[in-house]
RNA sequence: GGAGUUGGCCGGGUGACCGCGGCCCCCUCGAGGGCUGAGGAAAGUCCGGACUCCACAGGGCAGGACGCUGGGGAAAGCCCAGGCGGGGCGACCCGCGGAUAGUGCCACAGAAAGAGACCGCCGCCGGAGACGGCGGUAAGGGUGAAAAGGUGGGGUAAGAGCCCACCAGCGCGCCGGGCGACCGGCACGGCUCGGCAAACCCCGUCCGGAGCAAGGCCAAGCAGGAGGCAUGGGUGGCCCGCCCGUCGCCUCCGGGUAGGCCGCUAGAGGCGGGCGGCAACGUCCGUCCCAGAUGGAUGGUCACCCGUCCCUUACUGGACGACAGGAUCCGGCUUACAGGCCGACUCCCGUG
Numbered sequence: 001g002g003a004g005u006u007g008g009c010c011g012g013g014u015g016a017c018c019g020c021g022g023c024c025c026c027c028u029c030g031a032g033g034g035c036u037g038a039g040g041a042a043a044g045u046c047c048g049g050a051c052u053c054c055a056c057a058g059g060g061c062a063g064g065a066c067g068c069u070g071g072g073g074a075a076a077g078c079c080c081a082g083g084c085g086g087g088g089c090g091a092c093c094c095g096c097g098g099a100u101a102g103u104g105c106c107a108c109a110g111a112a113a114g115a116g117a118c119c120g121c122c123g124c125c126g127g128a129g130a131c132g133g134c135g136g137u138a139a140g141g142g143u144g145a146a147a148a149g150g151u152g153g154g155g156u157a158a159g160a161g162c163c164c165a166c167c168a169g170c171g172c173g174c175c176g177g178g179c180g181a182c183c184g185g186c187a188c189g190g191c192u193c194g195g196c197a198a199a200c201c202c203c204g205u206c207c208g209g210a211g212c213a214a215g216g217c218c219a220a221g222c223a224g225g226a227g228g229c230a231u232g233g234g235u236g237g238c239c240c241g242c243c244c245g246u247c248g249c250c251u252c253c254g255g256g257u258a259g260g261c262c263g264c265u266a267g268a269g270g271c272g273g274g275c276g277g278c279a280a281c282g283u284c285c286g287u288c289c290c291a292g293a294u295g296g297a298u299g300g301u302c303a304c305c306c307g308u309c310c311c312u313u314a315c316u317g318g319a320c321g322a323c324a325g326g327a328u329c330c331g332g333c334u335u336a337c338a339g340g341c342c343g344a345c346u347c348c349c350g351u352g
Base pairs, nucleotide, nucleotide: 001348002347003346004345005344006343007342008341009340010339012305013304014303015302016301017300018299020037021036022035023034024033025032039323043334044333046332047331048330049329050328051211052210053209054208058240059239060238061237063207064206065205066204067203068082069081070080071079072078083096084095085094086093087092097202098201102200103199104196105195106194118141119140120137121136122135123134124133125132126131149167150166151165152164153163154162168192170189171188173186174185175184176183177182215262216261217260218259224253225252226251227250228249229248232244233243234242235241269288270287271286272285273284274283275282276281306321307320308319309318310317
């Protein structure tokens, strides 16, 4: 100098005036004053919770989600560290229970996609021969993403883990290391076992339902009617079982309201520091208060500065400012994002 990997951050700034939402103040209640007013994703509403109401004797079945190990966390389809496998020269990135429990599937091609023989090779029979029939074989050819270990030797009619040596892989046992996933070593065995669980399934863990339009209070308004239920109703997927008893339960039709208040924003809270921990995170101290709308405020103008682009030799001048935007709150994940800043690391080239 070039090409990359990864972590974090900013994402227009200041001031004035006008406008809008919220809260507060007043010898001065008015065209008064003061303070405050979106985000890293407020988004998608995918996952988990807090909170609220409803349901809930118990057991079983069904259903759903998740899935290496250890740690963190309120929990999680979350985070950190590690292990193994795969990719990359590398920094680094991606993935994760079980395929010897069973069933099923494996496009096209191919004889066969777990047990098969198309060509070939070998033997026997027939035939003058070309060739045909029967059988053996799986080394070679061919198909395929994938064909059931590899190399060498023995062996055989031809062959083959059929046998042997070495290597790879699997299983089992022992020893050593690690909390563990797992790793290393030695010995033995049959010689070899295909892939798919985001196919059913098996194993393990967890799981009631609805959601702030939850739910509560006040005010206003209205009109009730019909049918069913003891052989009933409920248990919010089902069954067993259990429970209830007419001022009851269920269904349908009809009528009224569309106002206000609470919930509602001080919290698993932000910032700074100390300590423990590799880290996620925990703990302690200090400090700060940081939107609460309800047809739903957060906008506009001007000046200066910043950045990008255009014209220009230059000055001047002009245009523009990413994605987007609260609605009970919080923790995650994912997605969108002009431009820019900082840290750590890798590879290549050059020079000293």
This is a predicted structure of a 352-nucleotide RNA (Bacterial RNase P class A) from an Actinomycetota bacterium. A source record names the gene rnpB.